Model confidence (mean pLDDT): 84 of 100. Small-subunit ribosomal RNA from an uncultured bacterium, 1467 nucleotides, folded computationally. Its Rfam family is "Bacterial small subunit ribosomal RNA".
[in-house]
RNA sequence: AGUUUGAUCAUGGCUCAGAAUGAACGUUGGCGGCGUGGAUUAGGCAUGCAAGUCGAGCGCGAACCUCGCAAGAGGUAAGAGCGGCGAAAGGGAGAGUAACGCGUAGGUAUCUACCCAUGGGUCUGGGAUAGCGGCGGGAAACUGCCGGUAAUACCAGAUAACGUCUCCGGACCAAAGGUGUGAUUCCACCUGUGGAGGAGCCUACGGCCUAUUAGCUAGUUGGCAGGGUAACGGCCUACCAAGGCUUGGAUGGGUACGGGGUGUGAGAGCAUGCCCCCGCUCACUGGGACUGAGACACUGCCCAGACACCUACGGGUGGCUGCAGUCGAGAAUCUUCGGCAAUGGGCGCAAGCCUGACCGAGCGACGCCGCGUGCGGGAUGAAGGCCUUCGGGUUGUAAACCGCUGUCGUAGGGAAUGAAACGUAGGUGAGUUAUCUCAUCUAUUUGACUGAACCUAGGAGGAAGGGCCGGCUAAUCUCGUGCCAGCAGCCGCGGUAAUACGAGAGGCCCAAACGUUAUUCGGAUUUACUGGGCUUAAAGAGUUCGUAGGCGGCACGGAAAGUGGGGUGUGAAAUCCCUCGGCUCAACCGAGGAACUGCGCUCCAAACUAUCGUGCUAGAGGGGGAUAGAGGUAAGCGGAACUGAUGGUGGAGCGGUGAAAUGCGUUGAUAUCAUCAGGAACACCGGAGGCGAAGGCGGCUUACUGGGUCCUUUCUGACGCUGAGGAACGAAAGCUAGGGGAGCAAACGGGAUUAGAUACCCCGGUAGUCCUAGCCGUAAACGGUGAGCACUGGACCGGAGCUCUGCACAGGGUUUCGGUCGUAGCGAAAGUGUUAAGUGCUCCGCCUGGGGAGUAUGGUCGCAAGGCUGAAACUCAAAGGAAUUGACGGGGGCUCACACAAGCGGUGGAGGAUGUGGCUUAAUUCGAGGCUACGCGAAGAACCUUAUCCUAGUCUUGAUAUGCUUAAGAACCUUCCUGAAAGGGAGGGGUGCCCGCAAGGGAGCUUUUGCACAGGUGCUGCAUGGCUGUCGUCAGCUCGUGUCGUGAGAUGUCAGGUUAAGUCCUAUAACGAGCGCAACCCCUAUUGUUAGUUGCCAGCGGGUCAUGCCGGGAACUCUAACAAGACUGCCAGUGCAAACUGUGAGGAAGGUGGGGAUGACGUCAAAUCAUCACGGCCCUUACGUCCUGGGCUACACACGUGCUACAAUGGGCGGUACAGAGAGCAGCCACUACGCAAGUAGGCGCGAAUCUUCAAAACCGUUCUCAGUUCGGAUCGGAGUCUGCAACUCGACUCCGUGAAGCUGGAUUCGCUAGUAAUCGCAUAUCAGCCAUGAUGCGGUGAAUACGUUCCCGGGCCUUGUACACACCGCCCGUCAAGCCAUGGAAGCUGGGGGUACCUGAAGUCGGUGACCGCAAGGAGCUGCCUAGGGUAAAACUGGUAACUGGGGCUAAGUCGUAACAAGGUA
Repeated sequence: AGUUUGAUCAUGGCUCAGAAUGAACGUUGGCGGCGUGGAUUAGGCAUGCAAGUCGAGCGCGAACCUCGCAAGAGGUAAGAGCGGCGAAAGGGAGAGUAACGCGUAGGUAUCUACCCAUGGGUCUGGGAUAGCGGCGGGAAACUGCCGGUAAUACCAGAUAACGUCUCCGGACCAAAGGUGUGAUUCCACCUGUGGAGGAGCCUACGGCCUAUUAGCUAGUUGGCAGGGUAACGGCCUACCAAGGCUUGGAUGGGUACGGGGUGUGAGAGCAUGCCCCCGCUCACUGGGACUGAGACACUGCCCAGACACCUACGGGUGGCUGCAGUCGAGAAUCUUCGGCAAUGGGCGCAAGCCUGACCGAGCGACGCCGCGUGCGGGAUGAAGGCCUUCGGGUUGUAAACCGCUGUCGUAGGGAAUGAAACGUAGGUGAGUUAUCUCAUCUAUUUGACUGAACCUAGGAGGAAGGGCCGGCUAAUCUCGUGCCAGCAGCCGCGGUAAUACGAGAGGCCCAAACGUUAUUCGGAUUUACUGGGCUUAAAGAGUUCGUAGGCGGCACGGAAAGUGGGGUGUGAAAUCCCUCGGCUCAACCGAGGAACUGCGCUCCAAACUAUCGUGCUAGAGGGGGAUAGAGGUAAGCGGAACUGAUGGUGGAGCGGUGAAAUGCGUUGAUAUCAUCAGGAACACCGGAGGCGAAGGCGGCUUACUGGGUCCUUUCUGACGCUGAGGAACGAAAGCUAGGGGAGCAAACGGGAUUAGAUACCCCGGUAGUCCUAGCCGUAAACGGUGAGCACUGGACCGGAGCUCUGCACAGGGUUUCGGUCGUAGCGAAAGUGUUAAGUGCUCCGCCUGGGGAGUAUGGUCGCAAGGCUGAAACUCAAAGGAAUUGACGGGGGCUCACACAAGCGGUGGAGGAUGUGGCUUAAUUCGAGGCUACGCGAAGAACCUUAUCCUAGUCUUGAUAUGCUUAAGAACCUUCCUGAAAGGGAGGGGUGCCCGCAAGGGAGCUUUUGCACAGGUGCUGCAUGGCUGUCGUCAGCUCGUGUCGUGAGAUGUCAGGUUAAGUCCUAUAACGAGCGCAACCCCUAUUGUUAGUUGCCAGCGGGUCAUGCCGGGAACUCUAACAAGACUGCCAGUGCAAACUGUGAGGAAGGUGGGGAUGACGUCAAAUCAUCACGGCCCUUACGUCCUGGGCUACACACGUGCUACAAUGGGCGGUACAGAGAGCAGCCACUACGCAAGUAGGCGCGAAUCUUCAAAACCGUUCUCAGUUCGGAUCGGAGUCUGCAACUCGACUCCGUGAAGCUGGAUUCGCUAGUAAUCGCAUAUCAGCCAUGAUGCGGUGAAUACGUUCCCGGGCCUUGUACACACCGCCCGUCAAGCCAUGGAAGCUGGGGGUACCUGAAGUCGGUGACCGCAAGGAGCUGCCUAGGGUAAAACUGGUAACUGGGGCUAAGUCGUAACAAGGUA
């Protein structure tokens, strides 16, 4: 920094960015320097090499050379042997080891070859033995017998202290020579002493995990004596005693070499121990000793075992955890190289020999460091690529091209440095002599490997990749793909516009590397010492007492453990740091310094802590006096109620519920009265009252008893606080035994409820509840708040005391207990706040993501149930807290609406109309789908319309547009053939305009060729615009500034009123404002003014059978323009106001007069790509275009919406009256005639206030008389009319005949509050006609009801709860079923390490013996103890595996229910 949320704060985990590595893997790879490289199987190993050397210790001596006739002699010398020194170092590895193994600081009961210094000495003898020669055994390894030989090999004697032992008298102990002409002198030898370096042993302190290991120990702890050792010591043995270690973690288990250091980190820490250095341990596994100064010995010995090899089967041999190398296992780690030139080691007088130590080279980008892959110029910003808004942009000065340079590499030359010596020869000087030593000079000798610097040649020539580009995190576009393929560290991307997959282009970061994986530290204050927490996020033990421990009042004195300071020793080197220096720089290396924060010794100080001593009273406790209380235990007593029993009265029900039933009752219930019995609990008082450590405690009395409070001029003298383990107490339920049992009541039975109901409700009812004795030991045992002490503003209330104000029921002070509100502070907030969650101190307990899981296992307690302690694998990226805004609630309050109620009329039943679903079909084109689809798009489907609808036939620049192009022709008119048409084919006529003499050219048009393109009712309404529906004409939705809050947010907009209204008023940390409401607009209701034609006609006149018909009139109606009017303005009442109320006045209209238009922020990914427009995709001789016929009209069925009815408030017939708003020339059609009629034939008027369309119900009269009818009209037959190219599929209308269902419609459901419903007609759009009963308008006649807001639906405001936020159509639990994963149990099977007991027991030391061997010292042999290993036995511990079995986790759409979240529907 990312990630829990719609958003917020805090908690909390997960993840990332950094550094590092003995690394590995992927892609890529030019050079050099310096480093580094078997981390796994301490698995097995072929081959070569890794420890020898000395002839100046000894005896031999092949071969060769010389002399010699030969024998032989001499020289040189390989080789084995005896002997000396070395082989215990160097080199490798980390198995074991939790230990005096390591580290730090000390100590001493010790030893020490070679080296140094120093003292003393080196005499006399002796016998063997290898080699060698001879004879044998054996496959070999090897070995036997006989003979003879040397020494610096071995033995004896002598000498004997400054050595050793000692009883202090004494006793005992050594030696070797060599070289050389020549040795006191050089090299060796013996014996002392001292040193240096090395080693042994002892002590204190330090450093892993585990208590699900709590007790361990018999040589164990100590003593005495002896043995043993170089040396102390139970190191060993005998005896004696009973000790020793341990919660400050013994013993056991697991893991592990330790340190210097290394990585990381600000540090403290955490992790680690590769290379290098120091120490330890190991050497095939186990045991053992020998030799030696040193070993219990990496390349020595013996034994046992496993493994491997050889074998003649009798027997032998071997040990790479040395350097190379090989196999195996593994993600993984190199050459069977060169050299002793340097450094170092062994031997030697030396030369020298040996040295896989070492020095070098090789391999590996394994790491660090350095260098290069060119530099400068170069814009027509080339080509190509990619993108594009088509203009351009980008790759990009990049390239090309021009000029230049020469690092690295290549080839050739060139040689520095690592080399200093030793030795030899000669010289000089010193050491008395010398073969010796030291110093110095000259000459001479030595390089495995390195080959630098520098010079020359040539030429940009040979040298760039990897990862990433959604956020974290620097860097984006296009295409492909379409929850596929894939990506992913976390969050998460991908379901047709992916900056997240794959590719291209571009970009970013590193660079001979870049990424990935693994691991460590960091970030992580996420184990918190520095530096965290525990009311609600994880976390205070249920409570108290108390052991160890921790902490602890005032004063004085002592000592100096802690503490502080000075000095000193040590803290190896390397590393780190600083400075300087050497490689051209750096890495690397060298020198000096600092540091190593530690430990020891010593001196000083004495404040504080601890300690010792002496005191004090403020903490704590005791005494005396007083006092409150459901504190505890036991016994006794009491009344009310309940149930039962007995008796009386009484007579049909009682009881119970939402409603019922089960149940009780005529054998007399319930009810009521009396008496008796029983058990349990204690009304009123009673209270945020009291007591108790908590659990808890409630009638009254008595006895015993714990604690508290107040007062006190009394006593003790720190006796205190906390408290790991431990102990006691500890609700309810439960358990054991014995009682008791009224009521209540798990289980259980029955009745209901329900889809079910193992529940909720009801009727019964057993354990239990009660008592006694014991067990259990847990609770949301909660204040979710451990105990104690001190300090830090207050106010109020209650309980128990004391005291003052003369008294007091009033007030003040003081002590203590219980509460409420609040200051500062604290807190994530909620909150807390002298009863702290504030400020400090002391002690204890507990926490470290969620799940798995308080599970498994082990232990322990319990009679059991179960309790306490208490994991892991695996899995998720969250889980959780507080608060905010919404949404929701079978939460609450207020409120509105034809929402209900009150009414009127319908729907649902019938017939047919129409739309939809379904079915059917070649096709039944498409869309719309709860409200908000369904007489909807469609305001007109016979063809047309009409569509990727179907069948069949055509056209291909196209039915249509624009531009270019080829060719022909002006245009234009027209005929024929074929065909269903479209189309196809073949002809005829005809030649215009402008320029130009002509040829020809041009404009425009038609046809034609080709190219760009057209075209698409094809897809995506989930890519969109626009338009629309709905919530809803509901009253809401927001903003600026200010204020409050850490913040999301709040306030304003809440509250009290009021309204149709967030309408207005009042109040107010808010003040204002915007979009909505209202108003402004239109129609309508009243009036006025103006104007009168086509409208009107009162008065005047004329005329007609009659009519405003005419003259005229301008009054009225009307028309259509303007204006007036209504504003709670006035009155009364209520009210602060707003406003409300009123059969108030006035007025045509009264509180929005009625109706319309008008639709806030937004919701539904609502509808529409088929009105239109438009991104992307798709088709292009077809998904485009034209055309014929058919279909959209089908029909077992289902639904929606309307029509007509079922009849008498009616039907038929006759008579008769009254509208408005519209429309009209391919039209409306008067009137006349004909026809029963639809209509037809004539035909006036009118492009319309003029003409036409033009009413019905009502009303008057008559008939029908309750019937499937004179109701109803479907269906069917026949005959017609009209429109139209054409009425078959498939039109409307008329007439005659026919006369179906239907007698008012189940559950249900719709509309409507007034000129409304109901009812009656009329008109129009579309339109040739019409399937119109539809839609939109118009007028005529004209009601009923509304008490009211409990309920249903929907909406608004406030408040409350929430585990919801895709927002209840939400969330979410458990079983079952399926797949996968890890895990527990388990009969059993099979391993491992450790211990115990017994048996056996190699080699070997030690002890004993030793008749055999030896001159002797001594030895062979035999034997005892111990003991590796082996065997047997019974246990414990710890793994693996397992039929079966248990739960757990995970997994888009399985089953059953609905437990939880809202009062979650039983809190």